[in-house]
RNA sequence: GGGGAUAUGGCGCAGUGGUAGCGCGUCUGCUUUGCAUGCAGAAGGUCUGGGGUUCGAAACCCCAUGUCUCCA
Numbered sequence: 001g002g003g004g005a006u007a008u009g010g011c012g013c014a015g016u017g018g019u020a021g022c023g024c025g026u027c028u029g030c031u032u033u034g035c036a037u038g039c040a041g042a043a044g045g046u047c048u049g050g051g052g053u054u055c056g057a058a059a060c061c062c063c064a065u066g067u068c069u070c071c072a
Stems, first nucleotide, its partner, number of pairs: 001071007010024004018055001026042005048064005
């Protein structure tokens, strides 16, 4: 320098055009003498940034940035 993959709550991941969900974790309540387990509930992400397409974009297109990887 060129090719490919990837970026979504604290962490790990889903979500292939219709106002974002699961597991773990956190918090509150119930249960217990107490802890754990179990049950119920809650908080927490404008989806890496910018632009474009569209009635509508996490998703499609372009550019940039970070990470991983292949070639030279």